This is a predicted structure of a 75-nucleotide RNA (c-di-GMP-I-GGC riboswitch aptamer) from a Campylobacterota bacterium. The coordinates come from a structure-prediction model, not an experiment, and the mean pLDDT is 80. NCBI's taxonomy places the organism under Bacteria, Pseudomonadati, Campylobacterota.
[in-house]
RNA sequence: AUUGAAAAAGCUAAACCCAUCGUGAGUUGGGGACAGAAAGCCACGGGUCUCAACGAGAUAGCCGAGUUACCAAUA
Numbered sequence: 001a002u003u004g005a006a007a008a009a010g011c012u013a014a015a016c017c018c019a020u021c022g023u024g025a026g027u028u029g030g031g032g033a034c035a036g037a038a039a040g041c042c043a044c045g046g047g048u049c050u051c052a053a054c055g056a057g058a059u060a061g062c063c064g065a066g067u068u069a070c071c072a073a074u075a
Base pairs, nucleotide, nucleotide: 001074002073003072004071011036012035016031017030018029019028021026034061040067041066044064045063046062047059048058049057050056051055
């Protein structure tokens, strides 16, 4: 530098349950583990969703852009 999820150190944690905050989409914490090779970060573009609705929100585990990084293989 390129490629990748076979192995493996380590990481994250869907559904569901409990609590929490919110009108809501959903957030946060605990349990849990379906999965993930950026399921790290970021609402810039598109999508979807919410509302007290036409401008305010939610979603990064919907896709793309940007940005940083672990492991392995190859050069």